Notes
A computed fold for a 351-nucleotide part of an RNA from uncultured delta proteobacterium HF0010_01J10, annotated as large-subunit ribosomal RNA, domain IV. The full RNA is in RNAcentral, with records from SILVA. The coordinates come from a structure-prediction model, not an experiment, and the mean pLDDT is 82.
Context: one part of a larger RNA
RNA sequence: CACUGGUUAAGGAACUAGGCAAAUUAGCACUGUAACUUCGGGAUAAGGUGUGCCACACGGGUGUAGGUCUUCGCGACCGAAGCUCUAAGUGGUUGCAACAAAGCGGUGGUAGCGACUGUUUACUAAAAACACAGGACUCUGCGAAAGCGCAAGCUGACGUAUAGGGUCUGACGCCUGCCCGGUGCUGGAAGGUUAAGAGGAGUUGUUAGCUUCGGCGAAGCUGCGAAUCGAAGCCCCAGUAAACGGCGGCCGUAACUAUAACGGUCCUAAGGUAGCGAAAUUCCUUGUCGGGUAAGUUCCGACCUGCACGAAUGGCGUAACGACUUCCACGCUGUCUCGACCAGUGACUCG
Numbered sequence: 001c002a003c004u005g006g007u008u009a010a011g012g013a014a015c016u017a018g019g020c021a022a023a024u025u026a027g028c029a030c031u032g033u034a035a036c037u038u039c040g041g042g043a044u045a046a047g048g049u050g051u052g053c054c055a056c057a058c059g060g061g062u063g064u065a066g067g068u069c070u071u072c073g074c075g076a077c078c079g080a081a082g083c084u085c086u087a088a089g090u091g092g093u094u095g096c097a098a099c100a101a102a103g104c105g106g107u108g109g110u111a112g113c114g115a116c117u118g119u120u121u122a123c124u125a126a127a128a129a130c131a132c133a134g135g136a137c138u139c140u141g142c143g144a145a146a147g148c149g150c151a152a153g154c155u156g157a158c159g160u161a162u163a164g165g166g167u168c169u170g171a172c173g174c175c176u177g178c179c180c181g182g183u184g185c186u187g188g189a190a191g192g193u194u195a196a197g198a199g200g201a202g203u204u205g206u207u208a209g210c211u212u213c214g215g216c217g218a219a220g221c222u223g224c225g226a227a228u229c230g231a232a233g234c235c236c237c238a239g240u241a242a243a244c245g246g247c248g249g250c251c252g253u254a255a256c257u258a259u260a261a262c263g264g265u266c267c268u269a270a271g272g273u274a275g276c277g278a279a280a281u282u283c284c285u286u287g288u289c290g291g292g293u294a295a296g297u298u299c300c301g302a303c304c305u306g307c308a309c310g311a312a313u314g315g316c317g318u319a320a321c322g323a324c325u326u327c328c329a330c331g332c333u334g335u336c337u338c339g340a341c342c343a344g345u346g347a348c349u350c351g
Stems, first nucleotide, its partner, number of pairs: 001346008010337002014335001019332001027051005036041001038171001052096001057093002060090001062088001066084003071080002106330004111325002113322002118130002134169007146155003172317004177247003182244002184240005191235003197229002202224002205221002209216002248266005275309001276306001287303005
């Protein structure tokens, strides 16, 4: 010097990103216990008082729960007396440096997020992420849909729509607004477009034959091939947003000023409703006001000018819960003012 422990005057978070670490608290008995609340909780709330025993051995007394029917109540059930006795109290003796000997909650308040118990990155992340009960949409009539497999076959399921698959949301409470123009899905089938296939008008090659020797050219074979008939799909017509998604701009106006209930105009499929709002979302920003502090970029309550909240990509609340995140207070302390001392193990030397 390092590490692991122990003690520390006065102060008590002044430390620090942050009370990280440490300290405090702690069992049992009695007492007492707020807001809020889904009436279950919150709660060991908080706070107060007591504590020579929760261990060992011995024996005394009181003897609960349980057990037991010889006797008793007509029978059953159930029970009474008696007997027994885990527990729990009480008293005595022994033993001890110390006895709630070790071990064993610090507490309260305000917000955010997630309802909760659970799950997760084996070896840097335990969370606000995942799951969840509950909600909704959608598919599926059974040889189901869906999935694995080339198939056979299997799962689904020895289940049958109160069932099974997929997707989204995520207890509970109050709710969940407008838009179907685009994309998707579902339905429709008049018209347009449209494949293979059917069809075969024409036409190429070949050559019996004919020829004015330039060519023409039947049948057959062969190559190409127009019209016409051809489904779904797409175009088209509707529906559908707890489907993917979307939810405006400019100008004017009230008898101080300011603001604009009101009006005009352009555009759109429709122009953001309720609720919330400098928020896990606010750039400007340490916004402004209030609270807390002597002093507060954080925190809490408001305002609304929402750069760029918003309703199951859920919105807003919410008791309980959380090794979650933020802020505050009490207690407590070597975190600190500011260090000091003690013990052990390393470090150093020799082997």
The source organism's lineage runs through Bacteria, delta/epsilon subdivisions and Deltaproteobacteria.